About this RNA:
The prediction has a mean pLDDT of 82. The RNA shown here (transfer RNA) has 72 nucleotides and comes from a Candidatus Pacearchaeota archaeon. Lineage of the source: Archaea > Nanobdellati > Candidatus Pacearchaeota. Its Rfam family is "tRNA". Gene Ontology term of the family: triplet codon-amino acid adaptor activity. The sequence is in RNAcentral, with records from ENA.
């Protein structure tokens, strides 16, 4: 330099045009307990950036950035 893949809560993943964006662990509050832990209830927190396509984009296209892999 060229090619391929990935980027979603704090962490790990699911979701692939219309959802209130889902799950687990973690976190906060409350209940339970003499206290902690366990258990129960509730809650907060997420689509890498820009442009385009579309009535509608996390999802499709193009460019960028970062990470990983292959070739030279």
């Nucleotide at each position: 330099g060229c090619c391929c893949g990935c980027a979603u809560a704090g962490u790990a993943a699911a979701g692939u045009g219309g959802c209130u964006a889902u799950u687990a662990c973690g976190c906060a509050u409350c209940c339970c307990u003499g206290u902690c832990a366990c258990g129960g209830a509730u809650g907060a927190a997420u689509c890498c950036c820009g442009u385009g396509u579309u009535c509608a984009a996390u999802u499709c296209a193009c460019g960028g950035u970062g990470c990983g892999g292959g070739c030279g």